[in-house]
RNA sequence: GGAGUGAAUCGGGCGGCCGCUCCCAGCGGGGGCAACCCGUUUUGGGAGAGGAAAGUCCGGGCUCCAUAGGGCAGGAUGGCUGCUAACGGCAGCGCAAGGCGACUUGCGGAAAGUGGCACAGAAAACAUACCGCCCCUUUAGGGGUAAGGGUGAAAUGGCGGGGUAAGAGCCCACCGGCGCGGGAGUGAUCGCGCGCGCAUGCCAAACCCCAUCCGGAGCAAGACCAAAUAGGAGGAUGAGCUGCCCGCUCAUGAUUCCUCGGGUACGGUCGCUUUGAUCCGGCGGGCAAUCGCCGGGCUAGAGGAAUGGCCGCCGCCGCGCCUUCGGCCUAACGGCCGCAGGGCAAGGCACAGGACCCGGCUUAUAGAUUCACUCCGGCA
RNA sequence: UGAGGAGUGGCCAAAUUGGUAAGGCACCUGACUCUGGAUCAGGCGAUUGCAGGUUCGAGUCCUGCCUCCUCAGCCA
Numbered sequence: 001g002g003a004g005u006g007a008a009u010c011g012g013g014c015g016g017c018c019g020c021u022c023c024c025a026g027c028g029g030g031g032g033c034a035a036c037c038c039g040u041u042u043u044g045g046g047a048g049a050g051g052a053a054a055g056u057c058c059g060g061g062c063u064c065c066a067u068a069g070g071g072c073a074g075g076a077u078g079g080c081u082g083c084u085a086a087c088g089g090c091a092g093c094g095c096a097a098g099g100c101g102a103c104u105u106g107c108g109g110a111a112a113g114u115g116g117c118a119c120a121g122a123a124a125a126c127a128u129a130c131c132g133c134c135c136c137u138u139u140a141g142g143g144g145u146a147a148g149g150g151u152g153a154a155a156u157g158g159c160g161g162g163g164u165a166a167g168a169g170c171c172c173a174c175c176g177g178c179g180c181g182g183g184a185g186u187g188a189u190c191g192c193g194c195g196c197g198c199a200u201g202c203c204a205a206a207c208c209c210c211a212u213c214c215g216g217a218g219c220a221a222g223a224c225c226a227a228a229u230a231g232g233a234g235g236a237u238g239a240g241c242u243g244c245c246c247g248c249u250c251a252u253g254a255u256u257c258c259u260c261g262g263g264u265a266c267g268g269u270c271g272c273u274u275u276g277a278u279c280c281g282g283c284g285g286g287c288a289a290u291c292g293c294c295g296g297g298c299u300a301g302a303g304g305a306a307u308g309g310c311c312g313c314c315g316c317c318g319c320g321c322c323u324u325c326g327g328c329c330u331a332a333c334g335g336c337c338g339c340a341g342g343g344c345a346a347g348g349c350a351c352a353g354g355a356c357c358c359g360g361c362u363u364a365u366a367g368a369u370u371c372a373c374u375c376c377g378g379c380a
Numbered sequence: 381u382g383a384g385g386a387g388u389g390g391c392c393a394a395a396u397u398g399g400u401a402a403g404g405c406a407c408c409u410g411a412c413u414c415u416g417g418a419u420c421a422g423g424c425g426a427u428u429g430c431a432g433g434u435u436c437g438a439g440u441c442c443u444g445c446c447u448c449c450u451c452a453g454c455c456a
Base pairs, nucleotide, nucleotide: 001376002375003374004373005372006371007370008369009368010367012314013313014312015311016310017309018308020048021047022046023045024044025043026042027039029038030037031036050351054362055361057360058359059358060357061356062218063217064216065215069246070245071244072243074214075213076212077211078210079093080092081091082090083089094107095106096105097104098103108209109208113207114206115203116202117201130149131148132145133144134143135142136141137140157175158174160172161171162170176198177196178195179194180193181192183190184189222270223269224268225267232260233259234258235257236256238250239249240248262455263454278297279296280295281294282293283292284291285290315349316348317347320344321343322342323341324340325338326337327336328335329334381452382451383450384449385448386447387446390405391404392403399436407423408422409421410420411419429445430444431443432442433441
């Protein structure tokens, strides 16, 4: 210098004017039966979107239903160990595959059972032999084979040697596989020794088995306040409690549940919002995820839904234009080319907007920056 | 905001347990007819919304996106 790999950060800045939403204090009237709400040309002060706010795919908080029970069914996860409030997340490690490498991707069980493997092929797995090879009788049969060919996505361990009529784990060495023993490790697993000629094709993102976990609904959860209403019809062998059974609680003839019909468009407040699994910095434990201690900070809270517009300067990108230098063409004027330099500059600055909150995952994202590592080439 | 469902030629729509995408309408060509319609014969048209994965093989199974549709509150 080139080509990559893995992480992390930012994602326009400053100033002025006008406008929007909310909060606190003051002031003022108005709307409504009320609970409560509003501030227009009102005064002062303060705050105002993200790394994904998104998809709503997981998990948790919170709320109600029994502070949540038992069994079946159902669902989710799937190497091991740890982290965590929890997880399908994260970290480290193990094995396999890919890559020269940094690194990336995958992961229970197919010798418990059931099922599937189209077409082709002799045969798709309790088995079997099309061509071929060998032997015998003989020209068509019988027997032996699974070396070779052929079919297929896949064909009954691989390769070499011995052996044989031809062959074959039939025998042997090496590799692979399985079993046993003892060793290291928390464990996945690793390595060692001995044994077994090998019995066990693939599919569980097919049913299933094993292990672990899961009660249901969701802020339109739910709580309080105000006003109005005897309140339409039908049904119910009750409801809370989702599929079923048990159990518990309430009700026991209804201010319960279901269906149909009617009215209205959300009656108001709380839940609602930085005191939190919170953010920033430092120190310590741990390889790390993460945990502990100390110090400091307090950051939108609307409710059809607020962040916008204009101006100036700067930053980044840049259609295009001018110019210097170098090369080429031309007799010259001039023209063309250049990942070479300088200047001016139209225009542009991604993805995208909170809706109860938080931890993750996934997806979208112009451009800029930093760190660590790998491979190749050059120079010293 | 929450909950649930769907996507297959231009339109409607089938596909049993994964085995290589029926059928109808429409469109095109020809026959019949004086012409049109109707009828008959033949034909065109699909990477099953998109992208990955499992598998020998995916409309079907798994994962992630995209688009569309439906339901809900109060009186009670």

Predicted 3D model of RNase P RNA and transfer RNA as a complex of 456 nucleotides. It holds a member of the Rfam family "Bacterial RNase P class A". From the family's description: Ribonuclease P (RNase P) is a ubiquitous endoribonuclease, found in archaea, bacteria and eukarya as well as chloroplasts and mitochondria. Rfam classes the family as a ribozyme. Its mean pLDDT, the model's own confidence on a scale to 100, is 76.